[in-house]
RNA sequence: GCGUCUGUAGUUCAACUGGAUAGAACGACGGACUUCGGAUCCGUAGGUUAGGGGUUCGAUUCCUCUCAGGCGUGCCA
Numbered sequence: 001g002c003g004u005c006u007g008u009a010g011u012u013c014a015a016c017u018g019g020a021u022a023g024a025a026c027g028a029c030g031g032a033c034u035u036c037g038g039a040u041c042c043g044u045a046g047g048u049u050a051g052g053g054g055u056u057c058g059a060u061u062c063c064u065c066u067c068a069g070g071c072g073u074g075c076c077a
Stems, first nucleotide, its partner, number of pairs: 001073007010026004019057001028044005050066005
């Protein structure tokens, strides 16, 4: 360089054939309980779905470019 895969909450991952409001667990914060802490229970917050553009009534999902990373595979010297 070429091919291929991945990128979603702080972390690990879902989201069905494109369908209206993007969820879960852990973590964080607040409360209950406890002498205190842990564990447990209840609640709350947390998202530019990597970025730009396009298709569509509608995009996390499809197309394209860029960026970052993983894997495979060359050329020159």
A computed fold for a 77-nucleotide RNA from Candidatus Thiovulum karukerense, annotated as transfer RNA. Rfam family: tRNA. Rfam classes the family as a transfer RNA.